[in-house]
This is a predicted structure of a 351-nucleotide RNA (Bacterial RNase P class A) from a Fidelibacterota bacterium. It is recorded under the gene name rnpB. The RNAcentral record of the sequence draws on ENA. Model confidence (mean pLDDT): 76 of 100. It matches the Rfam family "Bacterial RNase P class A". Rfam describes the family as follows. Ribonuclease P (RNase P) is a ubiquitous endoribonuclease, found in archaea, bacteria and eukarya as well as chloroplasts and mitochondria. Its family is annotated with dimeric ribonuclease P complex, ribonuclease P activity and tRNA processing in the Gene Ontology. Rfam classes the family as a ribozyme.
RNA sequence: GAGGUUGGUGAGUUGGUCGCUCUCAACAUUAGUUGAGGGAGGAAAGUCCGAACUCCAUAGAACAGAGUGCCUCCGAAAUGGAGGGUCCCGUAAGGGGCGGCAAGUGCAACAGAGAGUAGACAUCCAUCUUCGGAUGGAAACAGGUGAAAGGGUGGUGUAAGAGACCACCGGUGCCGUUGGUAACAGGGGUAGCCAGGUAAACCCCACUCAGGAGCAAGAUCAAGCAGCCUUGCGUAGUUCGCGCAUAAGGGCGGGUAGAUUGCACGAGCUUGUCUGUGAAGGCAGGCCCAGAUGAAUGACCAACAUCCGCUUUGGCGGAAACAGAAUUCGGCUUAUGAUCCGACCUCAUUU
Numbered sequence: 001g002a003g004g005u006u007g008g009u010g011a012g013u014u015g016g017u018c019g020c021u022c023u024c025a026a027c028a029u030u031a032g033u034u035g036a037g038g039g040a041g042g043a044a045a046g047u048c049c050g051a052a053c054u055c056c057a058u059a060g061a062a063c064a065g066a067g068u069g070c071c072u073c074c075g076a077a078a079u080g081g082a083g084g085g086u087c088c089c090g091u092a093a094g095g096g097g098c099g100g101c102a103a104g105u106g107c108a109a110c111a112g113a114g115a116g117u118a119g120a121c122a123u124c125c126a127u128c129u130u131c132g133g134a135u136g137g138a139a140a141c142a143g144g145u146g147a148a149a150g151g152g153u154g155g156u157g158u159a160a161g162a163g164a165c166c167a168c169c170g171g172u173g174c175c176g177u178u179g180g181u182a183a184c185a186g187g188g189g190u191a192g193c194c195a196g197g198u199a200a201a202c203c204c205c206a207c208u209c210a211g212g213a214g215c216a217a218g219a220u221c222a223a224g225c226a227g228c229c230u231u232g233c234g235u236a237g238u239u240c241g242c243g244c245a246u247a248a249g250g251g252c253g254g255g256u257a258g259a260u261u262g263c264a265c266g267a268g269c270u271u272g273u274c275u276g277u278g279a280a281g282g283c284a285g286g287c288c289c290a291g292a293u294g295a296a297u298g299a300c301c302a303a304c305a306u307c308c309g310c311u312u313u314g315g316c317g318g319a320a321a322c323a324g325a326a327u328u329c330g331g332c333u334u335a336u337g338a339u340c341c342g343a344c345c346u347c348a349u350u351u
Base pairs, nucleotide, nucleotide: 001347002346003345004344005343006342007341008340012304013303014302015301016300017299018298020039021038022037023036024035025034026033027032041322045333046332048331049330050329051328052327053214054213055212056211065209066208067207068206069205070084071083072082073081074080085098086097087096088095089094099204100203104202105201106198107197121143123138124137125136126135127134128133151169152168153167154166155165156164170194171193172191173190174189175188177186178185179184218261219260220259221258227252228251229250230249231245232244233243234242235241268287269286270285271284272283273282274281275280306319307318308317309316310315
């Protein structure tokens, strides 16, 4: 210098004018006015996981069911994260996968002889032959097919052959051993055991879980209207009952409209330091940071900053993403223009 891998930052700033919403204060007191202050995100999104919180339901057990799936750790938990193991891809930095198909059952288009205790087109051998072939034996990768064809090399053996047998190599299982918390790795012995793929196919194994609905959850206050009581008059006084009046007032009542709450101090944010490879944790200090509900968070102007183009180097013109809270929190996933800052790898050149 070129190419690449991986991580972070960032999401314009300041001022002015006019608005919106919330809180506080003052004045007014039905409404409002003035002043001060707060006012979207890194993903607020998808609603895919996990919780907090709330209500309803709930005798116990088994089966059925659901979820997870190499190991260790972190975390409230998680289909979350960190570190490690192993296999695959890549020259490398790095990226991706993860119980079991050596328990059983199933499945596999086309091609091909044969797709699994396999098969016999071609091939080799024997016998027969009408010389075209027929019958029988043999075999596994060598000929071809296919995404995939049941260890490799050499020998023994045989009519021809073959792990049929033998030596070495490779794989796998089992038994010890060494290292490691473990996954696993190294090494030794032993067995001809040689075993195809697929479990987001049924299934098997291990562990975990136990219901439902979700802030429109739920709680509190409570107009109007229905209903009931209280009331007045008559029945000679009182009580009960009955009849009439029910105008106005008072009370009860269920909880509709509406209002308040849930609802903003929390597994909180941040700085320093310590422990740890790390995720993270401990300690100390500092901070308070939207709360709308037909749903605010905006518009315009100016200057500056970033980038692009032109340029007479004075400037001029243009661009600037994805998207927008609604009970809250931890994750994952997806979308995202430009700039900037790292770490590492490969190649080439120079010193």